[in-house]
């Protein structure tokens, strides 16, 4: 150069074209002499980026980028 999988909160991942979620982790209370475990709430995402197609995109198309594997 060619081919293939991937980019979604801090961290690992879900997400049938129709309100962006789960665990973990922060952060505040509650519980407890205390700390940990439990328990309730919240804060954090312009989905890697520029187009297109659609009423309507993470999800489909197409350029870049960037990781990671394959052939040489």
């Nucleotide at each position: 150069c060619g081919c293939g999988g991937g980019g979604u909160g801090g961290a690992g991942c879900a997400g049938u074209g129709g309100u962006a979620g789960c665990u973990c982790g922060u952060u505040g209370g509650g519980c407890u002499c205390a700390u940990a475990a439990c328990c309730c709430a919240a804060a954090g995402g312009u989905c890697g980026u520029c187009a297109g197609u659609u009423c309507g995109a993470g999800u489909c198309u197409g350029g870049c980028c960037c990781c990671c594997g394959c052939c040489a």